[in-house]
RNA sequence: CAGCGAUAAAGGCAAACCAGUCGAAAGACUGGGACGCAAAGCCAAGGGUCUUCCCUUUUUACAAGGAUGACAGCCGGUUACCGAA
Numbered sequence: 001c002a003g004c005g006a007u008a009a010a011g012g013c014a015a016a017c018c019a020g021u022c023g024a025a026a027g028a029c030u031g032g033g034a035c036g037c038a039a040a041g042c043c044a045a046g047g048g049u050c051u052u053c054c055c056u057u058u059u060u061a062c063a064a065g066g067a068u069g070a071c072a073g074c075c076g077g078u079u080a081c082c083g084a085a
Base pairs, nucleotide, nucleotide: 004083005082012037013036017032018031019030020029021028022027035073041078042077043076046075047074048071049070050069054066055065056064057063
């Protein structure tokens, strides 16, 4: 340096759910709370997924299609703490 990941050390994050706020929704934020996580740090301009205020279509609607909205705790990319085997 690269790979790897301990029942190591020091620390970190926080699912569901609940309350409040924002949003058309998906979802987000704050507080509580811990299912889990060695990148559960960052990136939405790669793939994927979710949503449709709005737009388009017409068989006029409780339909179909569409991201400019969202998800990084789906894959991927990228940077990084520690050091047993």
A computed fold for an 85-nucleotide RNA from a Eubacteriaceae bacterium, annotated as c-di-GMP-I riboswitch aptamer. Model confidence (mean pLDDT): 87 of 100. It matches the Rfam family "c-di-GMP-I riboswitch aptamer". Rfam's curators write: GEMM was predicted in a large-scale screen for bacterial structured RNA regulatory elements.